Purine riboswitch aptamer from Flavonifractor sp. An135, 98 nucleotides, folded computationally. The model forms 100% of the base pairs in the Rfam consensus. The coordinates come from a structure-prediction model, not an experiment, and the mean pLDDT is 77.
RNA sequence: AAUAAAGACAGAAUGAAGACUCAUAUAGGCCCAUAAUCGGUUGGGCGUUUCUACCGGCUGCCGUAAACAGCCGCCCUAUCAGUCUCCCGUUCCGGAAU
Numbered sequence: 001a002a003u004a005a006a007g008a009c010a011g012a013a014u015g016a017a018g019a020c021u022c023a024u025a026u027a028g029g030c031c032c033a034u035a036a037u038c039g040g041u042u043g044g045g046c047g048u049u050u051c052u053a054c055c056g057g058c059u060g061c062c063g064u065a066a067a068c069a070g071c072c073g074c075c076c077u078a079u080c081a082g083u084c085u086c087c088c089g090u091u092c093c094g095g096a097a098u
Base pairs, nucleotide, nucleotide: 005098009094011092012091013090014089015088017085018084019083020082021081023079024078025077026053029046030045031044032043033042039062040061047054055073056072057071058070059069060068
């Protein structure tokens, strides 16, 4: 110097996982039945190209009757997109010792 092996380590892409943000769904809504009035419940269904959830608090109202109203909380879940993190996986590229 050439060839071959080796592949620490660096970089990039991507996957998985996690976090956050935005959007869509849903209006934490509606309907039916049912219970209570010392209360305002319980069950079923609908609603979503949709799994799950469909609740809590406060105030009012009704005045023994059958019906609730307003405000606050803006959760949870599914999916799309984006950003970030990352012990990890895969691929590409560079590549030290030997």